A computed fold for a 1534-nucleotide RNA from a Pseudomonadota bacterium, annotated as small-subunit ribosomal RNA. RNAcentral holds the sequence, with entries from ENA. Model confidence (mean pLDDT): 85 of 100. Taxonomically the source falls in Pseudomonadota (Bacteria, Pseudomonadati).

[in-house]
RNA sequence: ACAAUGGAGAGUUUGAUCCUGGCUCAGGACGAACGCUGGCGGCGCGCUUAACACAUGCAAGUCAACUGGAAAGAGGCAGCGAUGUCUCGAGUACGGUGGCGCACGGGUGAGUAACGCAUAGGAAUCUGCCUGCAAGCGGGGGAUAACUCCUCGAAAGGGGAGCUAAUACCGCAUGAGGCGCUGAAAGGCGUCAAAGCCUCAAAUGAGGCGCUUGCAGAUGAGCCUAUGUCCGAUUAGCUAGUUGGCGGGGUAAAGGCCCACCAAGGCGAUGAUCGGUAGCUGGUCUGAGAGGAUGAUCAGCCACACUGGAACUGAGACACGGUCCAGACUCCUACGGGAGGCAGCAGUGAGGAAUAUUGGGCAAUGCCCGCAAGGGUGACCCAGCGACGCCGCGUGGAGGAUGAAGGUCGUAAGAUUGUAAACUCCUGUCGGCGGGGACGAAAGGCAUAGGGAGUGGAAAGCCCUAUGUUUGACUGUACCCGCAGAGGAAACCCCGGCUAACUACGUGCCAGCAGCCGCGGUAAUACGUAGGGGGUCAGCGUUGUCCGGAUUCACUGGGUGUAAAGGGCGCGUAGGCGGUCGAGUAAGUCAGCGGUGAAAUUCUACGGCUUAACCGUAGCGCUGCCGUUGAUACUGCUUGACUUGAGCGCAGAAGGGAGAAGCGGAAUUCCAGGUGUAGCGGUGAAAUGCGUAGAUAUCUGGAAGAACACCGGAGGCGAAGGCGGCUUCUUGGUCUGCAGCUGACGCUGAGGCGCGAAAGCGUGGGGAGCAAACAGGAUUAGAUACCCUGGUAGUCCACGCUGUAAACGAUGAAUACUAGACGUCGGGUCGCAAGGCUCGGUGUCGCAGCUAACGCGUUAAGUAUUCCACCUGGGGAGUACGAUCGCAAGGUUGAAACUCAAAGGAAUUGACGGGGGCCCGCACAAGCAGUGGAGCAUGUGGUUUAAUUCGAUGCAACGCGAAGAACCUUACCUGGGCUUGAAAGGCAAGCGAAGGCUAGGCGAAAGUCUGGCCGUCUGGCAACAGACGCUUGUACAGGCGCUGCAUGGCUGUCGUCAGCUCGUGCCGUGAGGUGUUGGGUUAAGUCCCGCAACGAGCGCAACCCCUACCUUUAGUUGCCAUCGGGUAAAGCCGGGCACUCUAAAGGAACUGCCUACGCAAGUAGCGAGGAAGGUGGGGAUGACGUCAAGUCCGCAUGGCCCUUACGCCCAGGGCUACACACGUGCUACAAUGGGCGCUACAGCGGGUAGCCAAGCCGCGAGGCGGAGCCAAUCCCUAAAAAGCGCCCUCAGUUCGGAUUGGAGUCUGCAACUCGACUCCAUGAAGCCGGAAUUGCUAGUAAUCGCGGAUCAGCGUGCCGCGGUGAAUACGUUCCCGGGCCUUGUACACACCGCCCGUCAAGCCAUGGGAGCCGGGGGUACCCGAAGUCGGCAGUCUAACCGCAAGGGGGACGCCGCCUAAGGUAAAACCGGUGACUGGGGCUAAGUCGUAACAAGGUAGCCGUACCGGAAGGUGCGGCUGGAUCACCUCCUUU
Repeated sequence: ACAAUGGAGAGUUUGAUCCUGGCUCAGGACGAACGCUGGCGGCGCGCUUAACACAUGCAAGUCAACUGGAAAGAGGCAGCGAUGUCUCGAGUACGGUGGCGCACGGGUGAGUAACGCAUAGGAAUCUGCCUGCAAGCGGGGGAUAACUCCUCGAAAGGGGAGCUAAUACCGCAUGAGGCGCUGAAAGGCGUCAAAGCCUCAAAUGAGGCGCUUGCAGAUGAGCCUAUGUCCGAUUAGCUAGUUGGCGGGGUAAAGGCCCACCAAGGCGAUGAUCGGUAGCUGGUCUGAGAGGAUGAUCAGCCACACUGGAACUGAGACACGGUCCAGACUCCUACGGGAGGCAGCAGUGAGGAAUAUUGGGCAAUGCCCGCAAGGGUGACCCAGCGACGCCGCGUGGAGGAUGAAGGUCGUAAGAUUGUAAACUCCUGUCGGCGGGGACGAAAGGCAUAGGGAGUGGAAAGCCCUAUGUUUGACUGUACCCGCAGAGGAAACCCCGGCUAACUACGUGCCAGCAGCCGCGGUAAUACGUAGGGGGUCAGCGUUGUCCGGAUUCACUGGGUGUAAAGGGCGCGUAGGCGGUCGAGUAAGUCAGCGGUGAAAUUCUACGGCUUAACCGUAGCGCUGCCGUUGAUACUGCUUGACUUGAGCGCAGAAGGGAGAAGCGGAAUUCCAGGUGUAGCGGUGAAAUGCGUAGAUAUCUGGAAGAACACCGGAGGCGAAGGCGGCUUCUUGGUCUGCAGCUGACGCUGAGGCGCGAAAGCGUGGGGAGCAAACAGGAUUAGAUACCCUGGUAGUCCACGCUGUAAACGAUGAAUACUAGACGUCGGGUCGCAAGGCUCGGUGUCGCAGCUAACGCGUUAAGUAUUCCACCUGGGGAGUACGAUCGCAAGGUUGAAACUCAAAGGAAUUGACGGGGGCCCGCACAAGCAGUGGAGCAUGUGGUUUAAUUCGAUGCAACGCGAAGAACCUUACCUGGGCUUGAAAGGCAAGCGAAGGCUAGGCGAAAGUCUGGCCGUCUGGCAACAGACGCUUGUACAGGCGCUGCAUGGCUGUCGUCAGCUCGUGCCGUGAGGUGUUGGGUUAAGUCCCGCAACGAGCGCAACCCCUACCUUUAGUUGCCAUCGGGUAAAGCCGGGCACUCUAAAGGAACUGCCUACGCAAGUAGCGAGGAAGGUGGGGAUGACGUCAAGUCCGCAUGGCCCUUACGCCCAGGGCUACACACGUGCUACAAUGGGCGCUACAGCGGGUAGCCAAGCCGCGAGGCGGAGCCAAUCCCUAAAAAGCGCCCUCAGUUCGGAUUGGAGUCUGCAACUCGACUCCAUGAAGCCGGAAUUGCUAGUAAUCGCGGAUCAGCGUGCCGCGGUGAAUACGUUCCCGGGCCUUGUACACACCGCCCGUCAAGCCAUGGGAGCCGGGGGUACCCGAAGUCGGCAGUCUAACCGCAAGGGGGACGCCGCCUAAGGUAAAACCGGUGACUGGGGCUAAGUCGUAACAAGGUAGCCGUACCGGAAGGUGCGGCUGGAUCACCUCCUUU
């Protein structure tokens, strides 16, 4: 110097939004495990489970006290030798007595919720070894192991006899001192010790070790106190040695620790007792912190040592490797008995997801013994195994583009892998080989030398110093040097979002993935594989657990109107909090100082290993506790005072406040009587019911019960529930004024106590009306309902229970503060009044502020304070169990398993409503004509079939694709054929120019087989090349095969509806709103006015076409008025273009004018003018979008599929079938008609593979014929209905024409299946059509014919054209569709929505349950081992006393108390299991209904009661969290 460095979010509820709220993720950590992978080193760590059981070895011995005492081996001697003996080995090994140690070290965490632990203190204690001081160590005695002998036993182990030592044991002596008694003290009395061994040659000397007594110290230990130390109250009361006292006993020591007696205490809501769980701490992990979690390794304390009990020894134990007993287990056994305790180190089995070597060494550190040498030490130091963790290193570096090959993708260009590789040049860490080679070692010992103290003097010994010598398990290790060589060394996870990283193939709701959201049903960045990429790296992922994020239990730092959450209300106990001014005190609080807060850890600095991890040194820190000295603002305590809080008093006031007694009228019903007659009643309509036995109606009289019209109000009172006729009595609270009294007496309020709507219960009354249940009638598919007729509990009273409601303002109580305005109730006050001021209530609006928003806003949901209650995702569930209350019903308290990824609040946009308002439309209504009935045509369904090809399917499929299926078409079926193919373009090879003509066989044809003839290209001298054809081969063609839910394009539909949006601004946290709403107006978001909007775009309208009028231009093929010619007639001709017409350009109409209304826009007018009048009529034109609408079979096209066939060709068949059903049409049913005859008048169009005239033939279809016409010229071309005339006269007909027979025509290669038409004959159904349903508002409907497309031919269809030509519209209540505004919503796939309950099925967890099994604990009793203690004196007995007898003492024995284990009994508790049973949850497509969401079709919901398959229904009371309409009142704006 340093030690203060720190706080991120995301995904998921919705169509979208904000909020609430849960779930999930990203981070860090680990004694880990699992999967894949694995080069090296360092430092650490390593049974978390069975405190389960253990084989084997080792883990505690040692010693100058004493005693016994070998052997191998070596050597000597004797002997021939066997052998004997001696010495050394050796006083060694080994054994015993004795001392010390074994209470440490090491292990484990079972028990323990406790003085166990932590922190801080304390007094009534002990302490071996160690240190200091003081005083001693004298003199005796008796035994006993070992040993010897005998003996029992299988063994383990004993027994007996005999010998012996001691630092073993016992007296005696001494007593500085200790202890006891006594004493005020001095003192006195009593009592208590001991052991020796070694060295110095010897020694009375010296030294060392040791022993005894005492005092201190140190160390260690015991005890006590305060505070702290998990969860459960579904554990609320516990306690008899219990609490205290006196006196004893006991202990080292205080103490009910124990005992006797006395007292009746002690603990507990600040949680006793009981139950569950757990060793505690320093610390560790996490966190910004506060906290939370945890208590491996290291360190401190505790507890335990197979389980339970007990003591002995000892300084210390009630003792891990000691003893005794009991129990379980294991082992040995000769069956008589014995032995054992790894939670020491290794190791084994077992358990488990899982955790190591039966290693080396005492070299170091430490411990025990020893004077020492030394011995011992699984403590410890090392090594081994394990990526278990942390840290470090490496697997190469530089260059290198043909951007190689290969792989992958590809739009075929290329891209990417990728400087990556190859290749070139280098380097040499680690590993390998070879060589060198430490630190850890210093002590101690010994030797030598020197010095010191000491001694009478020496010596030895002791102490110090120097030198020498000796000691290493690890280990030939760390480290160093050399050599070779890029040589030996990379994996794992991920790539949909969160979250860094994308493509291909495979698969096809399968296989699978998944932390959450969620992927997968044929184009999967989500599965699997590959390529590529991202991340980490000797590791990477997964799983588990903890903290974090989570301000998601909120002290820091949350909430409770509607999201979860205010107790139904009050009184009040404990507790918490508390007005003003002083004084004292100093508990809280603040400050200084002191003690403590072990070390390690964390942090800072420095240092040591090459670095780091790791380690060392120092410092800070340890936020705490205790002591002490101060301070006194605040809080507390004590005390004095005050009046404003609170209360009292006095004077006034209002009131459905409460209780009791009495009284009253109206109405209902009943009874009696009168009048009176056929109905009454009830409903949507009815019926049940009542009534001719006289109802209803009406009058009179009477009875009974219940409720109190008007006043009445947003009004009043009450704490809430609640309270309403009048009078009286009793009684609570409130308000105003005065300021006399008290003097903080206050606020809140866990428990507690009381009150508490309706329903309900008990007993007794009462009972008019109403009315659960019930009955009947209706309704209905059903109707256990809604509606109706009845009707019992009940509703009423008294007394007693119950104790709940949407008990709501969904808003706890109290106090203070913070703009106002307008009502209203009760006071006071000023004023003549109007109207002010003020207090207390009660409403509406509103500023600031708050809120997620809605909203609240002096009556707060604002700003603050105090106290209480309550919440913590949804479901399960306010359920179960337990407890408690209740007569019961039931109430209060109140979980868990399991399950979901949400459940929710407010607001937004839509959509929807059997919600509302406004407005449109042939939507209804008013009309006309139809359809539905018949026959036929046509399409469809169905059926059939070899095939009846395919598509279209509510409106918006069904005379639709198809503007035309006999073949073809044609896609279908049967059969026959072809295979580079019917058509296209490319390559290679062969043959041949190309090409043309022709014959035959088989055959249904296609095709196939076999011939003949003609002919011979271009360039080049040629070889050859090119073009073309054929054959073969190859890539490929081809597909009306699939997917319209992969697509383009096109189309339908809402809808020609008036809407749909944008920019900027403004409002809102936001979705979003505004604009676009409003008042008018319009066909129209058309226009006008207003307006936080101002503008704009797509739509509307207009511009375009047709049509209606006029003008101009033009005048053939059109026209013909005038002039001329001409005919039987005719624009036929000249001529003309005036008219019609044609077809081009213009004009014209704009509410322009008038009147009325209106601000305007505009509207109205049988007003004008005009051909046309309010868009003149018609067409074309279709906004943003919706329906995964339709179409892969028009075409195009991605992907998939087929490839001698799913392609291509051909013949025949089918698409034309036929019991039926439906759609669309035609023709009819007739007289407004039919038939016959005569006779007028159109327009749009078409025509050369065509239209076809005249004329002739045929009854006719048609035939012959051939003029004209590429068309205002010719033809199709007759228009028909109408008109005129005749017949028919109401009939299955002179209606109707089906069907069938016959005969024909035309088209075509061909009319059998299967064409159209003609003629003759036939002559069906049908007499106007049930329920239902369609079109049309004017040149429309209806009716009549004409043309065209397609087409050889074929239509009743389709697309057009003209002729004739109506009726009706009061009006918008209703049906349908649509537009705008508004409202409700639990819908958003948007009402064809959502959704409830029973039942049935599967799975899961759980409650009850006759019982059964187990567990821990308590109570009572029985039994009672070992053992301490006490007693007794039966047996035995060395030391001491005694002369002896004997005594003292001891041992055994016996007895007693206590007591482990065991047993019995009755209860309680907990767990497991259990036939059966209850509900609950979950599970694509089960059954029954439709309860809820809209007025959800009976508004819903809450409490309660009854009832019902079920949702549920009904009664009573309550709530608005009910839509709608009307009325009233208030407020705001214009």